Model confidence (mean pLDDT): 90 of 100. A computed fold for an 85-nucleotide RNA from Ornithinibacillus californiensis, annotated as c-di-GMP-I-GGC riboswitch aptamer. The organism belongs to Ornithinibacillus, within Bacteria.
[in-house]
RNA sequence: ACCGAUAAAGGCAAACUUAUCGAAAGGUAAGGACGCAAAGUCAAGGGCCUAAUGCACUAAUGCGAUGGCAGCCUAACUACCGAAG
Numbered sequence: 001a002c003c004g005a006u007a008a009a010g011g012c013a014a015a016c017u018u019a020u021c022g023a024a025a026g027g028u029a030a031g032g033a034c035g036c037a038a039a040g041u042c043a044a045g046g047g048c049c050u051a052a053u054g055c056a057c058u059a060a061u062g063c064g065a066u067g068g069c070a071g072c073c074u075a076a077c078u079a080c081c082g083a084a085g
Stems, first nucleotide, its partner, number of pairs: 002085001003082002011036002016031006034071001040077002044074003047069003052066001054063003
């Protein structure tokens, strides 16, 4: 360094509930734990979600990120502990 234990110390927190912000997706805070060895950071590539403004349309509706998701994958950056190999 790779790696990751029925180790130790500590960490995060899905669904759901409440409050709040938002057009929505979703975010934040508190409660709560399904899980996580990067479930730490990053929206650069892929993917997914939304569709306010906008565009098309007689309309219904459709298209479409300047909005999101890092607990979907990849890339990049950073990090606690130390058994076996």